[in-house]
Context: one part of a larger RNA
RNA sequence: GGAUGAACGCUGGCGGCGUGCUUAACACAUGCAAGUCGAGAGGGGUAAGCCCUCGGCAAACGGGUGAGUAACACGUAGGAAUCUGCCUCUGUCUCGGUCAUAACCAACCGAAAGGUUGGAUAAUUACCGAUAGUCUCUAUCGCAAGAUAGAGUAAAGAUUUAUCGGACAGAGAGGAGCCUGCGGCCUAUCAGCUAGUUGGUGGGGUAAUUGCCUACCAAGGCUAUGACGGGUAGCUGGUCUGAGAGGACGAUCAGCCACAAGGGAACUGAGACACGGUCCCUACUCCUACGGGAGGCAGCAGUUGGGAAUAUUGCACAAUGGGCGAAAGCCUGAUGCAGCGACGCCGCAUGAAGGAAGAAGUCUUUCGGGAUGUAAACUUCUUUUAUUUGGGAGAAUUAUGAUAGUACCAAAUGAAUAAGUACCGGCUAAUUACGUGCCAGAAGCCUCGGUGAUACGUAAGGUACAAGCGUUAUCC
Numbered sequence: 001g002g003a004u005g006a007a008c009g010c011u012g013g014c015g016g017c018g019u020g021c022u023u024a025a026c027a028c029a030u031g032c033a034a035g036u037c038g039a040g041a042g043g044g045g046u047a048a049g050c051c052c053u054c055g056g057c058a059a060a061c062g063g064g065u066g067a068g069u070a071a072c073a074c075g076u077a078g079g080a081a082u083c084u085g086c087c088u089c090u091g092u093c094u095c096g097g098u099c100a101u102a103a104c105c106a107a108c109c110g111a112a113a114g115g116u117u118g119g120a121u122a123a124u125u126a127c128c129g130a131u132a133g134u135c136u137c138u139a140u141c142g143c144a145a146g147a148u149a150g151a152g153u154a155a156a157g158a159u160u161u162a163u164c165g166g167a168c169a170g171a172g173a174g175g176a177g178c179c180u181g182c183g184g185c186c187u188a189u190c191a192g193c194u195a196g197u198u199g200g201u202g203g204g205g206u207a208a209u210u211g212c213c214u215a216c217c218a219a220g221g222c223u224a225u226g227a228c229g230g231g232u233a234g235c236u237g238g239u240c241u242g243a244g245a246g247g248a249c250g251a252u253c254a255g256c257c258a259c260a261a262g263g264g265a266a267c268u269g270a271g272a273c274a275c276g277g278u279c280c281c282u283a284c285u286c287c288u289a290c291g292g293g294a295g296g297c298a299g300c301a302g303u304u305g306g307g308a309a310u311a312u313u314g315c316a317c318a319a320u321g322g323g324c325g326a327a328a329g330c331c332u333g334a335u336g337c338a339g340c341g342a343c344g345c346c347g348c349a350u351g352a353a354g355g356a357a358g359a360a361g362u363c364u365u366u367c368g369g370g371a372u373g374u375a376a377a378c379u380u381c382u383u384u385u386a387u388u389u390g391g392g393a394g395a396a397u398u399a400u401g402a403u404a405g406u407a408c409c410a411a412a413u414g415a416a417u418a419a420g421u422a423c424c425g426g427c428u429a430a431u432u433a434c435g436u437g438c439c440a441g442a443a444g445c446c447u448c449g450g451u452g453a454u455a456c457g458u459a460a461g462g463u464a465c466a467a468g469c470g471u472u473a474u475c476c
Base pairs, nucleotide, nucleotide: 001476002475003474004473006472007471008470009469010468013348014347015346016345017344018343019341020340021306027303028302030301031300032299035057036056037055040054041053042052043051044050064259065258066257074183075182076181077180078179079178082176083175084174087172088171089170090169091168092167093166094165095129096128097127098126104119105118106117107116108115109114135152136151137150138149139148140147141146157164158163185231186230187229192222193221194220197219198218199217200216201215202214203213204212234256235255236254237253238249239248240247241246261282262281263280264279265278284295285294286293287292312338314337315336316335320334321332322331323330324329351381352380353379354378361372362371363370364369386413387412388411389410390409391408395403420465421464422463423462424461425446426445427444431460432459433458434457435456441448442447
């Protein structure tokens, strides 16, 4: 000098675009944040809106956080033994039958949460058969690839009659899982580490490879090119700085990973071992009729606490995107906007021209004067901004605008509404007077102050930057 998610002091006019718990991954009142489909069904109820249940799809996305993790977590380049709902393309099919159950009704238990028994019923729920035969198994042939035969595995309908579905097989796109080479922190005051450990065989398991698991066998495997241990840390694109090499960092935005009060587990499903699902343990909070129950803001607001420090319990689905639906549409604290904060960057204003050898006041003086200073007054002018009034887009395509009567335009009024902060001994641009008297104080370093202090305090003047200025912290 540059930089910052900054904070503090003094000051503060406007706008645009950004940005805002870096600390306690502390605890959370309240509201909202994931539903949708009657063109899959059954029922209840009303004047109507509607509601309950079964079923389907979604809820694995989107949003948050960075605790853990030194690891195939990430980055990059490759690989083979895999799966893939919705979407696209191709081919074939969609035949026949059966049993339940919820809501509901009845009875009952419980404070509640909730539950038990009996009765009835539907479906794109469930089940059986037929056909197809991907695939699997068995047999035969074959060195193998494979061939033949046998056995087993499908489907669902709806309606407004034009479609939407359903099943199987093959391919694609996008997505996901797995393996490997290389790369990126500190520490040797950590030198040896390792028994599922390293490899093999059989078996199991997975969508799939593999000690992934298991039995047996062998005794291997890693290590000064730093194993093992300890500390620290999410990684990257990037950001800051620097001529570069490099150094530091990893907020916002984007990609990946991990986590969801702490720990563990599986279920459902194409996909989770699942933030607003389930079960168990622990800690904590709440309700209780003491028998038992309920909960999880690292979603958006908001509260307590911690802290130098970080915002509204706002508006709207109009746009973009997502879920469901044939659609109308519904939902969406994603998102779009608004609010608050000079937190940052950028832009603009606080007036312009004229105006005295120069008013007053103030400061200073060698008492002559000098400075403030064209500065003011005064004259002429302008209206960015401000206030008032009127008009008024684009974002939306025929309709639909939260923002918002916003941006913007025009007119009127009137210099009107708008300047500070730090410094002035040297480094370092800018000095005098008074007060103080090693006191009070200053200070980044050198230092200054003990009676003429350009260094303290005040004033006048000056210098620098400016809606900011200075200080502190951190990085280069």

This is a predicted structure of a 476-nucleotide part of an RNA (small-subunit ribosomal RNA, 5' domain) from an uncultured soil bacterium. Its mean pLDDT, the model's own confidence on a scale to 100, is 85. The full RNA is in RNAcentral, with records from SILVA.